RNA sequence: AGAAAAGGAUCGCUGAAUUCCCAGCGGGAAACGGGGGAACCAUUCUCUGGGGUGAGUCGUCUGGUUUUCUAAACUGCCAGACGUAGGGCUAAACCUUCAGCCCGAACCCGUCAGCUAACCUCGUAAGCGUGGAAAGGUUUCUCA
Numbered sequence: 001a002g003a004a005a006a007g008g009a010u011c012g013c014u015g016a017a018u019u020c021c022c023a024g025c026g027g028g029a030a031a032c033g034g035g036g037g038a039a040c041c042a043u044u045c046u047c048u049g050g051g052g053u054g055a056g057u058c059g060u061c062u063g064g065u066u067u068u069c070u071a072a073a074c075u076g077c078c079a080g081a082c083g084u085a086g087g088g089c090u091a092a093a094c095c096u097u098c099a100g101c102c103c104g105a106a107c108c109c110g111u112c113a114g115c116u117a118a119c120c121u122c123g124u125a126a127g128c129g130u131g132g133a134a135a136g137g138u139u140u141c142u143c144a
Stems, first nucleotide, its partner, number of pairs: 011129004018030005031124006041114001049112001050109004058083008086103005092139006098132001
């Protein structure tokens, strides 16, 4: 001097998931977010069960398994690959454009819920580390 890994602080990202108070070991408030719930309107659905949070839907192919008189095929289920509706990031905020990098899950209710004023009720987790100082517009902040 360079590279890699680990830890901490600051900062930042996904997400509703933050802040404050009491001075307690539990509770409260604000803020943000979700669910239920009239009239009117809508629906003609209700075992092919239905529904909720969420961007997380849908398609094709491959393999395994299920099935079958031996077998094959179809179907269902599982895993993977390639795509996709859609979603996110690239550092002042918002919008548009270009380019690049990612995600396209998971869980819950339990036969039951359209919308929905009043009203009722619930959550405040978890997980991470992008970098183009890109172009244009608007706003804001700081300095002169």
The RNA shown here (c-di-AMP riboswitch aptamer (ydaO/yuaA leader)) has 144 nucleotides and comes from a Bacillota bacterium. It matches the Rfam family "c-di-AMP riboswitch aptamer (ydaO/yuaA leader)". Gene Ontology terms of the family: regulation of gene expression and cyclic-di-AMP binding. From the family's description: This family represents a conserved RNA structure found upstream of the ydaO and yuaA genes in Bacillus subtilis and related genes in other bacteria. The sequence was found by an Rfam model in a public genome assembly. Of the family's consensus pairs, 92% are formed in the model.